[in-house]
Context: one part of a larger RNA
RNA sequence: CGCAGAAAUUUGAGGAGAUUCUUCCCUAGUACGAGAGGACCGGGAAGGACGAACCUCUAGUGUACCAGUUGUCGGACCUCCGGCAUUGCUGGGUAGCUACGUUCGGCGUGGAUAAACGCUGAAAGCAUCUAAGCGUGAAGCCGACUCCAAGAUUAGAUUUCAUUAAGGCCCCUCGGAGAAUACGAGGUUGAUAGGCGGCAGGUGUAAGAUCCGCAAGGAUUUGAGCCGAGCCGUACUAAUAGGCCAAG
Repeated sequence: CGCAGAAAUUUGAGGAGAUUCUUCCCUAGUACGAGAGGACCGGGAAGGACGAACCUCUAGUGUACCAGUUGUCGGACCUCCGGCAUUGCUGGGUAGCUACGUUCGGCGUGGAUAAACGCUGAAAGCAUCUAAGCGUGAAGCCGACUCCAAGAUUAGAUUUCAUUAAGGCCCCUCGGAGAAUACGAGGUUGAUAGGCGGCAGGUGUAAGAUCCGCAAGGAUUUGAGCCGAGCCGUACUAAUAGGCCAAG
C1' cells in the first nucleotide's frame, strides 16, 4: 500500500518440523535342532542420543542484597561509618537467566505401494501372481501429530459494532515484550510504575546500653539489624489536561 469502515473469533490452499536407536524380562530354554545353540508372533520394563517447556528439587551466575577482613584516605578525635584498591579480597545469596536439574515428546492408526507372497485366469484345451481383473505386504510415500499460514491479489468465513460515528493513534505510567519499531498491561469509573505496609526469602545476632573480665574479649537486650528484582495489599506520588485520523 492492497484486500471499499472497524473489532473479535476463525477455515486452511500452501509450507516447516517431528516421526530415532539399544538393552533386558515374560511368552520359553518352548517351536526348530543329533547336539551346540535357539526363535517368529505377542506383551512388559529400563536406557542412550535428540527435541520442547520450566525453575519445585540439585547446581551455576547473581559488579544495585547481607556479613567478615587487609592497606590507605576522609567524616576534628574515640567509637561508628564512607571512598579507593579487579566487585580490593573472602564466605554466602532473592528474583531473573541457565543445565549439570525437573517434566514431557516419538505412541496408536488409515490409504496407496516396493521387494516379496497370493486368488482367479487366458494367450498356449495343460500350466502360469498378469496379459484383463482382485488381494496381502515396509523404519520408506500420502495422511494422521506439532507449529506457521487469506499478499491463498482466487486477498476467504462467522459474530458484533458503526454516521451521534464505530474504532484507532498521538501523549503518559510500565513489562510476561523488546536493538529501533513491534507486542502486551494500564491511564483516576485506576493497582501501570514508584513509595509505604505485611509476608516470603537472603545474610547471620546491627548500633546503643547494661553486666563480666586488668585486657584481648565475652554475655544479655536479639534470630537482632539490614535487605535488588518475589507475593499480597494500600491512591501517598506520577499516568493530568487534551489533540489527531477515520464520511473516499

RNAcentral holds the full RNA, with entries from ENA.
The part of an RNA shown here (large-subunit ribosomal RNA, domain VI) has 248 nucleotides and comes from a Pseudomonadota bacterium.
The organism belongs to Pseudomonadota, within Bacteria.
Model confidence (mean pLDDT): 89 of 100.